[in-house]
Context: one part of a larger RNA
RNA sequence: UUGGGCGUAAAGGGCGCGUAGGCGGCCUUUUAAGUCCGAUGUGAAAGUCCUGCUUUUAAGGUGGGAAUUGCAUUGGAAACUGGAAGGCUUGAGUGCAGGAGAGGUAAGUGGAAUUCCCGGUGUAGCGGUGAAAUGCGUAGAGAUCGGGAGGAACACCAGUGGCGAAGGCGACUUACUGGACUGUAACUGACGCUGAGGCGCGAAAGUGUGGGGAGCAAACAGGAUUAGAUACCCUGGUAGUCCACACUGUAAACGAUGAGUGCUAGGUGUAGGAGGUAUCGACCCCUUCUGUGCCGGAGUAAACACAAUAAGCACUCCGCCUGGGGAGUACGGCCGCAAGGUUGAAACUC
Numbered sequence: 001u002u003g004g005g006c007g008u009a010a011a012g013g014g015c016g017c018g019u020a021g022g023c024g025g026c027c028u029u030u031u032a033a034g035u036c037c038g039a040u041g042u043g044a045a046a047g048u049c050c051u052g053c054u055u056u057u058a059a060g061g062u063g064g065g066a067a068u069u070g071c072a073u074u075g076g077a078a079a080c081u082g083g084a085a086g087g088c089u090u091g092a093g094u095g096c097a098g099g100a101g102a103g104g105u106a107a108g109u110g111g112a113a114u115u116c117c118c119g120g121u122g123u124a125g126c127g128g129u130g131a132a133a134u135g136c137g138u139a140g141a142g143a144u145c146g147g148g149a150g151g152a153a154c155a156c157c158a159g160u161g162g163c164g165a166a167g168g169c170g171a172c173u174u175a176c177u178g179g180a181c182u183g184u185a186a187c188u189g190a191c192g193c194u195g196a197g198g199c200g201c202g203a204a205a206g207u208g209u210g211g212g213g214a215g216c217a218a219a220c221a222g223g224a225u226u227a228g229a230u231a232c233c234c235u236g237g238u239a240g241u242c243c244a245c246a247c248u249g250u251a252a253a254c255g256a257u258g259a260g261u262g263c264u265a266g267g268u269g270u271a272g273g274a275g276g277u278a279u280c281g282a283c284c285c286c287u288u289c290u291g292u293g294c295c296g297g298a299g300u301a302a303a304c305a306c307a308a309u310a311a312g313c314a315c316u317c318c319g320c321c322u323g324g325g326g327a328g329u330a331c332g333g334c335c336g337c338a339a340g341g342u343u344g345a346a347a348c349u350c
Base pairs, nucleotide, nucleotide: 004321005320006319007304008303012318014201015200016199017198021194022193023192025088026087027086028085029084030083031082033081034080035077036076037075038074039073040072041071042070048066049065050064051063052062053061054060091191092188093187094186095184096183097182098181103177104176105175106174107173108172109171110154115149116148117147118146119145120144121143125136126135162169163168206247207246208245209244210243211242215241216240220236221235222234223233258317259316260315261314262313263312266295267294268293269292270291271290272289273288274287275286276285299306300305323350324349325348332343333342334341335340
């Protein structure tokens, strides 16, 4: 609960596509469902309110009126909303011409480094720490040179730089492929916005099957530290991390800020375009569009701050909140192989 809100106090769904629904540009004609005006009927009486009468007064009784905000029928109005018909181009989309990008998927290739193996040189230490020890090493380690194997990640470039709806994406080449941006104004002619359910995507960890396994590293073992040390530090080390397919569906999934549209001072970087000016040309300078940052005015705000990428001014649609704990728990439903997820209380207590 006809109220007020959601950056940080409780509260924006992790993100998209989209069904129903809600909402919807400009012009003309028409209709009359919504809307507005009138009339009629009905809206019982009592009660309520107003005004008389009455018991001297009062409560009470009684007469009249109003109200009964509604419903139905009927006559009209036509601005707005809706319906029908026709038209328009600015919203939306298509075409054409361009340039940018770690956007996605697949295949292939490369160099540096770590580890391991083989061989050469070579001798007593190496490693590690606050200090040590466990550990490795005379069966030749560590160091160094050459060769080989294998897996994973791609230094510099690198930038509050780019791309993507979000999660996210970073060596190079090729193939396939999505989106955005700029210019033009040829085409369609409102085809739009949002979106309950629904469907899809969704980091890491985890799960199933089969591979792979260099480094790192939960668990685990040992050495230290310590009163203890199931830790922090050290030496090892298995799942896992990687690949394929399938599942899971959660995160401080954050800008802790839903999406769309319009409007509202400026200044200054940066990325991608376009136009102009200038010039031999490249710069420079000016204008403009899109993105991404910083500063700042009005305004907003409890303050912090936000400030054209709004948390300002408005409209449309969706999600969500309503004291703390109990509790994101219990029960039930649905989903999952499981782990668990999702929906989601109450008693009690302060």